[in-house]
RNA sequence: GAGCCCAUGGUCUAGUGGUUAUGACGUAACCUUGACGUGGUUGAAGUCCCAGGUUCGACUCCUGGUGGGCUCA
Numbered sequence: 001g002a003g004c005c006c007a008u009g010g011u012c013u014a015g016u017g018g019u020u021a022u023g024a025c026g027u028a029a030c031c032u033u034g035a036c037g038u039g040g041u042u043g044a045a046g047u048c049c050c051a052g053g054u055u056c057g058a059c060u061c062c063u064g065g066u067g068g069g070c071u072c073a
Stems, first nucleotide, its partner, number of pairs: 001072007010025003018056001027043005049065005
């Protein structure tokens, strides 16, 4: 320098244009226990990497940028 892939709660992750963005782990409160653990109930936690465009409508499609990974030179 060229090509390809990825970016979504603290971590990992589902979501191929339309309902309140999914689940697990973690975390808080409560229940359960003599206590811890396990189990159960409820909750908090997301500017969906940034900017622009297309569209009635974008996490999703397009363009550019940023960051990361792989391959080639």